This is a predicted structure of a 471-nucleotide part of an RNA (small-subunit ribosomal RNA, 3' major domain) from a Chloroflexota bacterium. It matches the Rfam family "Bacterial small subunit ribosomal RNA". Model confidence (mean pLDDT): 85 of 100.
[in-house]
Context: one part of a larger RNA
RNA sequence: UGACGGGGGCCCGCACAAGCGGUGGAGCGUGUGGUUUAAUUCGAUGCUAAGCGAAGAACCUUACCUGGGCUUGACAUGUUGGUAGUAGAAACCUGAAAGGGUGACGACCCCGGGGUAACUCGGGGAGCCAUCACAGGUGCUGCAUGGCUGUCGUCAGCUCGUGCCGUGAGGUGUUGGGUUAAGUCCCGCAACGAGCGCAACCCUCGUCGUUAGUUACUCUCUCUAGCGAGACAGCCUCCCGCAAGGAGGAGGAAGGUGGGGACGACGUCAAGUCAUCAUGGCCCUUAUGCCCAGGGCUACACACACGCUACAAUGGCCGGUACAAUGGGUUGCUAAAGCGCGAGCUGGAGCCAAUCCCACCAAAGCCGGCCCCAGUUGGAAUUGCAGGCUGAAACUCGCCUGCAUGAACGCGGAAUCGCUAGUAACCGCAGGUCAGCAUACUGCGGUGAAUACGUUCCCGGGCCUUGUACA
Numbered sequence: 001u002g003a004c005g006g007g008g009g010c011c012c013g014c015a016c017a018a019g020c021g022g023u024g025g026a027g028c029g030u031g032u033g034g035u036u037u038a039a040u041u042c043g044a045u046g047c048u049a050a051g052c053g054a055a056g057a058a059c060c061u062u063a064c065c066u067g068g069g070c071u072u073g074a075c076a077u078g079u080u081g082g083u084a085g086u087a088g089a090a091a092c093c094u095g096a097a098a099g100g101g102u103g104a105c106g107a108c109c110c111c112g113g114g115g116u117a118a119c120u121c122g123g124g125g126a127g128c129c130a131u132c133a134c135a136g137g138u139g140c141u142g143c144a145u146g147g148c149u150g151u152c153g154u155c156a157g158c159u160c161g162u163g164c165c166g167u168g169a170g171g172u173g174u175u176g177g178g179u180u181a182a183g184u185c186c187c188g189c190a191a192c193g194a195g196c197g198c199a200a201c202c203c204u205c206g207u208c209g210u211u212a213g214u215u216a217c218u219c220u221c222u223c224u225a226g227c228g229a230g231a232c233a234g235c236c237u238c239c240c241g242c243a244a245g246g247a248g249g250a251g252g253a254a255g256g257u258g259g260g261g262a263c264g265a266c267g268u269c270a271a272g273u274c275a276u277c278a279u280g281g282c283c284c285u286u287a288u289g290c291c292c293a294g295g296g297c298u299a300c301a302c303a304c305a306c307g308c309u310a311c312a313a314u315g316g317c318c319g320g321u322a323c324a325a326u327g328g329g330u331u332g333c334u335a336a337a338g339c340g341c342g343a344g345c346u347g348g349a350g351c352c353a354a355u356c357c358c359a360c361c362a363a364a365g366c367c368g369g370c371c372c373c374a375g376u377u378g379g380a381a382u383u384g385c386a387g388g389c390u391g392a393a394a395c396u397c398g399c400c401u402g403c404a405u406g407a408a409c410g411c412g413g414a415a416u417c418g419c420u421a422g423u424a425a426c427c428g429c430a431g432g433u434c435a436g437c438a439u440a441c442u443g444c445g446g447u448g449a450a451u452a453c454g455u456u457c458c459c460g461g462g463c464c465u466u467g468u469a470c471a
Base pairs, nucleotide, nucleotide: 001471002470003468004467005466007465008464009463010462011461012460013459015455016454019419020418021417022416023415026309027308028307029306030305031304032303033302034300035299042053043052064295065294066293067292068291069290070289073134077133078132080130081129082128083127088105091102092101093100094099108125109124110123111122112121113120114119136284137283139282140281141280145278146277147273148272149271150269152267157196158195159194160193161192162191163172164171165170176187177186178185202261203260204259205258207229208228209227210226211225212224213223232255235249236248237247238246239245311412315371316370317369318368319367320366321365327358328357329356332351333350337346338345339344378409383404384403385402386401387400388399389398425447426446427445428444429443430442431441
């Protein structure tokens, strides 16, 4: 000087408390461990791994396994030699394919010579064959690295120049008194200044004005796209050193950082990633490279994590009826109409989209009816049969529909998680990925709470101080 303390003081944070809803029990989904396997490819492992890389494993992907094949190679650059029936190639044989073999037909470009032309001769190129350098490697090392990322933490800190103090390590500044979300600002002070952080500048939502407007509206409003105004402790009262600032009020759409986002200081964890990519070193080179078929990544006594659906009457089922926003669409979205109980099929209008379609876009909601507390008209797992869709192909291993079947489950031990407002909770919708496949993810709107006395305690953090046999 730090770090640490079941030392002290001060102060924060959904940290506790006060509340609301969950998880832990059940069934299922997904991930992981373990086990199994020819293979179940690899990575991620307390917080900071485990619906994570993967925004979508039937083939492909794919890196794994088994088997079949190739060897200058699937791809790049160059060297040397050869090559006109050359390169290419229909068709045929073998084969699961890849590959191997036979092969009708059969070229191109440039320069020079001959020829009116058809064409022909010589040289070179492309391509091909052979050869040599090399290619290739999702092989190893994230403890050799770049880049990117997580975490402490959006916590308020981390430093520098000069001066001063100290033999020195170092200190001072940055401590102190107030104040703040903040090393934010004020006052004081051997310090005076400065930098990276904080804040602001950026985007968005909320109010108003204004300009323009297609396809929206119909002359106003709404909407869309711009431009501008508005909020600054500006005004009033009070508190305070009358400083910074704080409490209340007025006006206002908005009030003390208005809500949300982007933005992450010096550093910590030899944190993560050599499998995005790049890259040092090491290793393989008829194989650790490359191609192909099939299988595997989907296994299943079990354990954990994250979810979905429930256990019902604030409910379930049936009928009627109301109101969104964000988005996406030409190898696409697909209307009307018809068929089918339905998944879906036929059909083809319109739309490169504020026009048409997904989609009259919703669901919870509201109105009426049934059920009457039961393993039920709760709950949907599981299984059988019959179908639909995508796709060469749904056996391993897709999704959906109908009929039948109807399991566990009666609110969950110890423990544990999220959330302070348009939030939690509940409800549906869209998108990316994608041929097909969503309980995941990313967004969108609808309905819409309860509680916070307080900081003693648990966890994490900041500042000052104290002890230390630790560095």